This is a predicted structure of a 90-nucleotide RNA (c-di-GMP-I riboswitch aptamer).
C1' cells in the first nucleotide's frame, strides 16, 4: 500500500412490532424494540420493485357523483449497481 476471503476491541445501524404524528397511498419522521449488518454510510440521473392522489382515455349518469385502465411527477439505498471508507491482528 493492497485485500472485507479471514479473526477481534472501541463503537456504529435498526427488521418485524407497538406508540405518536405527517401524507391519498406507497412511505417518512420521533420513541420503544432488535431480526440482522463489515459499508444496513452515500447516490432514486443505471435496472428493478411499490404506491396512484393530481392528471389522461374508456364506461354508467341530466348533474353531482361512481366503476375500469394507464401513468411518477411520489417513494424504496436492509434487491441488483455506483461511490467513498475508521482500528488492531493477518
Nucleotide at each position: 500500500u493492497u485485500g472485507a476471503a479471514u479473526a477481534u476491541u472501541u463503537g456504529g445501524c435498526a427488521a418485524a412490532c407497538u406508540u405518536a404524528u405527517u401524507g391519498a397511498a406507497a412511505a417518512g419522521u420521533a420513541a420503544g424494540g432488535a431480526c440482522g449488518c463489515a459499508a444496513a454510510g452515500c447516490c432514486a440521473a443505471g435496472g428493478g420493485u411499490c404506491u396512484a392522489a393530481u392528471c389522461c382515455u374508456c364506461c354508467u349518469c341530466g348533474a353531482a357523483a361512481g366503476g375500469a385502465g394507464g401513468g411518477a411527477u411520489g417513494a424504496c439505498a436492509g434487491c441488483c449497481g455506483g461511490u467513498u471508507g475508521c482500528a488492531u491482528a493477518c

Description:
Rfam family: c-di-GMP-I riboswitch aptamer. Rfam describes the family as follows. GEMM was predicted in a large-scale screen for bacterial structured RNA regulatory elements.